[in-house]
Context: one part of a larger RNA
Molecule: small-subunit ribosomal RNA, 5' domain
Organism: uncultured bacterium
RNA sequence: GACGAACGCUGGCGGCGUGCUUAACACAUGCAAGUGGAGCGACGAACCAGGGCUUGCCCUGGGGCAGAGCCGCGAACGGGUGAGUAACACGUGGGUAACGUGCCCCAAUGAUCGGGACAACCCGGGGAAACCCGGGCUAAUACCGAAUGUGCUCCCCUCACACCAGUGAGGGAUGGAAAGGAAGCUUCGGCCUCCGCAUUGGGAUCGGCCCGCGGCCCAUUAGCUUGUUGGUGAGGUAACGGCUCACCAAGGCUGCGAUGGGUAGCUGGUCUGAGAGGACGAUCAGCCACACUGGGACUGAGACACGGCCCAGACUCCUACGGGAGGCAGCAGUGGGGAAUCUUGCGCAAUGCGCGAAAGCGUGACGCAGCAACGCCGCGUGGGGGAAGAAGGCCUUCGGGUUGUAAACCCCUUUCAGGAGGGACGAAGGUUGGGCGGUUAAUAGCCGGCCUGACUGACGGUACCUCCAGAAGAAGCCCCGGCUAACUACGUGCCAGCAGCCGCGGUAAUACGUAGGGGGCAAGCGUUGUCC
Numbered sequence: 001g002a003c004g005a006a007c008g009c010u011g012g013c014g015g016c017g018u019g020c021u022u023a024a025c026a027c028a029u030g031c032a033a034g035u036g037g038a039g040c041g042a043c044g045a046a047c048c049a050g051g052g053c054u055u056g057c058c059c060u061g062g063g064g065c066a067g068a069g070c071c072g073c074g075a076a077c078g079g080g081u082g083a084g085u086a087a088c089a090c091g092u093g094g095g096u097a098a099c100g101u102g103c104c105c106c107a108a109u110g111a112u113c114g115g116g117a118c119a120a121c122c123c124g125g126g127g128a129a130a131c132c133c134g135g136g137c138u139a140a141u142a143c144c145g146a147a148u149g150u151g152c153u154c155c156c157c158u159c160a161c162a163c164c165a166g167u168g169a170g171g172g173a174u175g176g177a178a179a180g181g182a183a184g185c186u187u188c189g190g191c192c193u194c195c196g197c198a199u200u201g202g203g204a205u206c207g208g209c210c211c212g213c214g215g216c217c218c219a220u221u222a223g224c225u226u227g228u229u230g231g232u233g234a235g236g237u238a239a240c241g242g243c244u245c246a247c248c249a250a251g252g253c254u255g256c257g258a259u260g261g262g263u264a265g266c267u268g269g270u271c272u273g274a275g276a277g278g279a280c281g282a283u284c285a286g287c288c289a290c291a292c293u294g295g296g297a298c299u300g301a302g303a304c305a306c307g308g309c310c311c312a313g314a315c316u317c318c319u320a321c322g323g324g325a326g327g328c329a330g331c332a333g334u335g336g337g338g339a340a341u342c343u344u345g346c347g348c349a350a351u352g353c354g355c356g357a358a359a360g361c362g363u364g365a366c367g368c369a370g371c372a373a374c375g376c377c378g379c380g381u382g383g384g385g386g387a388a389g390a391a392g393g394c395c396u397u398c399g400g401g402u403u404g405u406a407a408a409c410c411c412c413u414u415u416c417a418g419g420a421g422g423g424a425c426g427a428a429g430g431u432u433g434g435g436c437g438g439u440u441a442a443u444a445g446c447c448g449g450c451c452u453g454a455c456u457g458a459c460g461g462u463a464c465c466u467c468c469a470g471a472a473g474a475a476g477c478c479c480c481g482g483c484u485a486a487c488u489a490c491g492u493g494c495c496a497g498c499a500g501c502c503g504c505g506g507u508a509a510u511a512c513g514u515a516g517g518g519g520g521c522a523a524g525c526g527u528u529g530u531c532c
Base pairs, nucleotide, nucleotide: 001531002530003529005528006527007526008525009524012379013378014377015376016375017374018372019371020337025335026334027333029332030331031330034073035072036071039070040069047062048061049060050059051058052057053056080290081289082288090214091213092212093211094210095209096208099207100206104203105202106201107200108199109198110197112146113145114144115143121136122135123134124133125132126131152175155172156171157170158169159168160167161166180195181194182193184191185190216262217261218260223253224252225251228250229249230248231247232246233245234244235243265287266286267285268284269280270279271278272277292313293312294311295310296309315326316325317324318323343369345368346367347366351365352363353362354361355360382412383411384410385409392403393402394401395400416473418468419467420466421465422464426459429456430455431454432453433452434451435450436448437447438446439445476521477520478519479518480517481502482501483500487516488515489514490513491512497504498503
């Protein structure tokens, strides 16, 4: 000098940050991932129209709330933690002719004909529950079959390039696609626009794998290794590879530190330092790993998946004892541990993300508010005048000195806090109504950085501005022997005590305790801990 600090004394305000470093200990409760009716069937509340009448109901048509189901996308992001990991985990620079990539963009081509189910629903049954079973009906952008094949795939041939397995072009043969929905116009034939669907190529983005180099301690760890090292063949993967397997060979690493042990997430950075360096890796950002412990796969473009599944284990809970349920290292919050670390708050207004054609819905991400002097920064606790100098305190050589312009008193100001009134920016925009322009066959649709009206703010009646009152409400902590800035008196008497080092205290202690005075910092001041 620094700190995610803690402890002691003290404490007025504001802005911006920060806040379980310990038990990756256990968790009550609520919330943290949904969305789409413009994919689908069924049910169908308001409300509207028509009809019947027994006059407050019924039927038909439109309309479509909410909940559940099928289906699509998302749930692999976002958020948390640092246990493990000394490793291609990270950083940096390369490689992939050994690879993948949903949504997005560009380009090309296509979307023909059929079929059978399963939920929901109805009926029946079992169970305390969780839930399960049987029978029957049904739709789809759910599922399946056939057709087509611009292109693509596997195999073969030729050519060009490359030269370790390949890339591109041409030819032959093989295999496999698809789904519809909405608005408008209509001569009812269809047309057109938009959103989707399928195949292929390219792009973008994101990822997988491989390699060079770099970054801890111990030699009181010296040898380690059998899928081990390499080869052949096969399997597997998006992909190379002992990744796995069969066979063959006997290799591979190591004093330039293998192996073993200890410790540890890595980095951008942070602190310190003139630098070199040293120490650290909170908040923020990138990467990695983990999700009660261990193992496993399924779905999917992507997971071996925090709020998915299965198995085992420990623990907790429910039970009708047959059987079930759970996983806060998400946000709050509780117990425990600890020197020690916050509210079971408000809002989706903004930013961003998911779904949706959109309106919109969801979002403890996020934006805000609350608590804490935990930190940094700013402000205030008044300003000017005022005595050869009140009183009181302390000291005294008793003359006086000092506190001290300090107070009183006079004049003035009103920041901040308090009261009253007005009152935002953040909404650039977004949504919606009307108009206009462009595109177009079109008054659909789409586009507009064009005009106009309405609506849209959690924070918040907050910031800010104005006014009111009155110096009014706001100072402490540590130190005063030397280092080190600041001295006397009394008490005590090697006692009580102080102390960072040297050292003070045994009867005049500037070193203990108190007082007066002084010094330093100041809403803080000291102490402790740690690093430089």